Context: one part of a larger RNA
């Protein structure tokens, strides 16, 4: 300078109460007012206790402060099935011998590692102050282990079974059609609670609800492929009954693949409402109805089908062959076991990058309603806010 500038989106705040030494700024009510393809929800990276609970307010909050992502304390994250690992592999990395190199060391086979991919066995409720497909209820799957009985085999061999062959896994983009669900609308119909002194109320009255998974059973709309046997075979680095090729025979629905829907799960749980005892609540407890139409997806059948040209992973679980092993196996039923690491909390942001409680960034997912082609744009639900003078 100068008690100036500024106090970080112009979305907005007022009243009443209550707490306390103090109260525009904490908490409660009531009204206002802003988001609403987001200023809501769930996740991924990232942060690493910020989460809750309880006691504070020197600092830290651009003001204040009883409040706070701050201070002190104490407590909080529960898995066979969620994601990772005990499974594959990609790009890249490492890298036994091995080649090259004044020295560190470059490169690289076999071989390993490495998700951003591939396989894979759990759904719905319900519970806390703070986890929760992790607890608790109910119903369920999948792996291995042992038992009973019951079938089948024990050299006329059932079954196992490669680190070996075969399949398969296995894929662009792009349009457009269908069949369906999730969602959502709407009902004169089911249920439930309500009855206004007003223009107008016992009605075709008003307001509210009218759900529910896996998993087991059936197996459709459809879409792909023809399926099946016999012979024979020099090819699949050996061997093959398996794939390939060759040649005959049946068969015309066969076998694969498949959303929805139906049944069961469910005499079960959610439910509008109802509503205690009590020092404490909408808390404990009760607990109707659960149907019908229309809409319809970027979701599902599914890269399934058309059509292009730039011609769209790789292994492994699996399925099958045989080399080889070989006395047991194989359903059913009931039993038991089932490791290791994450799991709180923010996550378009006051907790991540940005020196900051910074008007900037920040991958996926869901994203309702009236009007609309629409995630546009007003407006609204649910939820969340009013930007810390």
């Nucleotide at each position: 300078g100068a008690g100036u500038a500024g106090c970080g989106a112009a979305a907005a705040g007022a009243c009443c109460g209550g707490u306390g030494a103090g109260a525009a700024u904490c908490c409660g009510g009531u009204c206002c007012a802003c988001c609403g393809a987001a200023a809501g929800c769930c996740u991924a990276a990232g942060g690493u206790u910020u989460c809750c609970u309880g006691a504070g307010c020197a600092a830290g909050g651009c003001u204040c402060g009883u409040c706070c992502g701050c201070u002190c304390a104490g407590g909080g994250u529960u898995a066979g099935u969620c994601g990772g690992g005990a499974c594959c592999u990609a790009a890249g990395c490492c890298g036994a011998g091995g080649c090259c190199g004044a020295a560190u060391g470059g490169c690289g086979u076999a071989g390993g590692c490495g998700a951003u991919g591939g396989a894979c066995a759990a759904c719905a409720g319900g519970u806390u102050g703070a986890u929760a497909u992790u607890c608790c209820u109910g119903u369920a799957c999948c792996a291995c282990c042992a038992c009973c009985g019951g079938u089948c085999g024990u050299u006329u061999g059932a079954u196992c079974g490669a680190a070996g062959c075969g399949g398969g896994g296995a894929c662009g983009c792009a349009g457009g059609a269908g069949g369906c669900u999730a969602g959502a609308g709407g009902g004169a119909c089911c249920c439930a609670g309500c009855c206004g002194u007003u223009g107008g109320u016992u009605g075709u009255g008003c307001u509210g609800g009218g759900g529910c998974a896996a998993g087991c059973g059936g197996g459709u709309a459809g879409c792909a492929u023809g399926c099946u046997u016999g012979g024979g075979u020099a090819g699949g680095c050996a061997a093959a009954u398996c794939c390939g090729c060759c040649c005959g025979g049946g068969u015309a629905a066969a076998u694969g693949u498949g959303a929805g829907c139906c049944g069961u799960g469910a005499c079960g749980c959610c439910g509008a409402c109802c509503g205690a005892a009590u020092u404490a609540a909408g808390u404990a407890g009760g607990g109707a109805a659960g149907c019908c139409c229309u809409u319809a997806a970027c979701g599902c059948c599914a890269c399934g089908c058309u059509g292009c040209c730039a011609a769209g992973a790789a292994a492994a679980g699996c399925c099958g062959c045989u080399a080889g092993a070989g006395a047991g196996a194989c359903a059913c039923g009931g039993g038991g076991u089932g490791c290791c690491c994450g799991u709180a909390c923010c996550g378009c942001a006051a907790a991540c990058c940005g020196a900051c409680a910074c008007a900037g960034g920040u991958a996926g997912g869901c994203g309702g309603g009236g009007a609309g082609a629409g995630a546009a744009u007003c407006c609204u639900c649910a939820g969340g806010u009013g930007c810390g003078c």
Predicted 3D model of a 389-nucleotide part of an RNA (large-subunit ribosomal RNA, domain III) from a Planctomycetota bacterium.
The RNAcentral record of the full RNA draws on ENA.
Lineage of the source: Bacteria > Pseudomonadati > Planctomycetota.
It matches the Rfam family "Bacterial large subunit ribosomal RNA". Rfam links the family to the GO terms structural constituent of ribosome and ribosome.